[in-house]
């Protein structure tokens, strides 16, 4: 150079003019006004998983059941997250990718093709024997080859055999014990075993380990106006009839008398209680808090491979309520395409190519938008700037 891998860092600066929100001072009776000072993100997003908080419920332990997690070891408050390791795949390699606990507990299932899909079977082929009309046919043996499949009861080579076969023997794989490292997954030796029950748990299940509900519209406090509830007190408790427990008894009616803003008339309602004053105490509109000084940012240093972790120093930096954080203009960067200077190399002299931290004009510049907060994860993002590292090919 080129062509890949794998983390980080940003996501335009500065400046002017108008405008928002929040809080502070001052000025005013107020409404307002002036000055200062703060004002999104890396994902603020999806709400997917862990926590903080808050109100419910809950003696203790066990069990069941539900839903979640599943390699070892470390990090955190915690996780299904992160770190470093092991195992398995994929790559020439840097590196990636993995629902990565059990398949002799026990139920299921394994389409198609194919003779067979879990118990051992034999479609072609191979071989002895027998018949034969020479085209093959039977009785056996055996599972090498061939053929199907994702899988056909270890693999490769050799002996051995009538033909084969872990039948025997090497090497590889496998088992179940032992020895050696390692915390530990696990790795590594010899010897032994002649080969055993083939996948699938993202099918039920089995084992181990986790999980009590609900969310900031959680929830705390303040409370009107109205209409309803209690207690006090004011007025006021009269008449006539039925009953029968003969009492401020009950039912029906009528009257005082209350209401219907005041007064008359009319009308309705209540009615011996209707109303009237005071006070009490719920909820509701409405407020206030919650609400951002924290698992916090930031820098040195120390531990550790690393996630992380300490100790020291320094900083405070949006809050709210359907909800500000924006708009233009200039200048300076980036990027594109165009005109023009300059230049390199070619030249058919018409141009065509090279570079330019020369000029100029015109256009771009993403994915998005706090609402109670953090820690992850997923997922969206025009570019831009860097660190480590693999392969290739050239040159010293």
């Nucleotide at each position: 150079c080129c062509a890949g891998a794998u983390g980080g860092u940003c996501g335009g600066g500065c400046g002017g003019u108008c405008g928002c929100g929040g809080u502070c001072u001052u000025c005013g009776c107020a409404a307002g006004a002036a000055g200062g000072u703060c004002g999104a993100g890396g994902a603020a997003a999806g709400u997917c998983c862990g926590g903080g908080c808050u109100c419910c419920a809950c003696g203790g332990u066990g069990a069941c059941a539900a839903g979640g997690c599943g390699g070892u070891g470390g990090g955190u408050a915690a996780c299904g997250c992160c770190c470093a390791c092991c195992g398995g795949g994929a790559g020439u390699g840097a590196u990636c990718c993995c629902a990565g606990g059990g398949a002799u507990a026990g139920c299921g299932c394994c389409a198609c093709a194919g003779a067979a899909a879990g118990c051992a079977a034999a479609c072609c082929u191979c071989c002895u024997c027998c018949c034969u009309a020479c085209g093959g046919g039977g009785c056996g043996g055996g599972a090498a080859g061939g053929g199907u499949g994702a899988a056909a009861g270890g693999g490769u080579g050799g002996g051995g055999u009538a033909a084969g076969a872990g039948c025997c023997c090497a090497c590889c794989g496998c088992g179940g014990a032992c020895c050696u490292g390692g915390c530990g997954a696990c790795a590594g030796g010899g010897a032994c075993g002649g080969c055993a029950u083939g996948g699938c748990a993202a099918g039920c299940c089995c084992c181990g380990c986790c999980u009590g509900g609900a969310g900031c519209a959680a929830g705390a406090c303040c409370g009107a106006a109205u209409a309803g509830g209690g207690a006090u007190c004011c007025c006021g408790c009269u008449c006539c009839g039925g009953c029968c427990u003969c009492g401020c008894g009950u039912c029906g009616g009528a009257u005082a008398g209350g209401c219907c803003g005041u007064c008359a008339c009319u009308g309705g309602c209540c009615g011996a209680g209707a109303g009237g004053a005071u006070c009490c105490g719920g909820g509701u509109a409405g407020g206030u808090c919650g609400c951002g000084a924290g698992a916090g940012c930031c820098g040195u240093c120390c531990a550790g491979c690393a996630a992380u972790g300490g100790c020291c120093g320094g900083c405070c930096a949006a809050g709210a309520g359907g909800a500000a954080u924006g708009a233009u203009c200039g200048u300076c960067g980036c990027c594109g395409c165009u005109c023009u200077c300059c230049u390199u190399u070619c030249u058919c002299c018409g141009g065509a190519u090279u570079g330019g931290c020369g000029g100029g004009g015109c256009g771009g510049a993403a994915c998005a938008g706090a609402a109670c907060c953090c820690g992850g994860c997923u997922u969206a993002c025009a570019g831009a700037c860097u660190g480590u590292c693999u392969g290739g090919u050239c040159c010293g």